[in-house]
Molecule: c-di-GMP-I-GGC riboswitch aptamer
Organism: Syntrophomonadaceae bacterium
């Protein structure tokens, strides 16, 4: 340096559940535990979510309502990429 044991010592936590927050995607905590060798960190690339606000329609006597695009936000446990980093059997 690559690789990843039914190793050893810790790690982290999906779906649910409860409670704050958030217009929503979601986020924190706790309770769980499906996984997970980076499931540590980081939205620059693609991708997926979401749209309070903006707009553009449809819609009304005028509202109400509805429908698309979207600034923006969100997801690192979806892929690609960047940074860091514990352990040491085989190959």
């Nucleotide at each position: 340096a690559c690789c990843g044991a039914c190793a050893a010592u810790g790690g982290u936590a999906a779906a649910c559940c409860u409670g704050u927050c958030g217009a929503a995607a979601g986020a924190c905590a706790g309770g769980g535990g499906c996984a997970c060798a980076a499931a540590g960190c980081c939205a620059a690339g693609g991708g997926u979510c979401u749209a309070a606000g903006g707009u553009u329609c449809c819609g009304u006597a005028c509202a109400a309502g509805g429908a698309g695009c979207u600034a923006g936000g969100a997801c690192a446990g979806c892929c690609c990429g960047g940074c860091u980093g514990c352990c040491g059997a085989a190959a």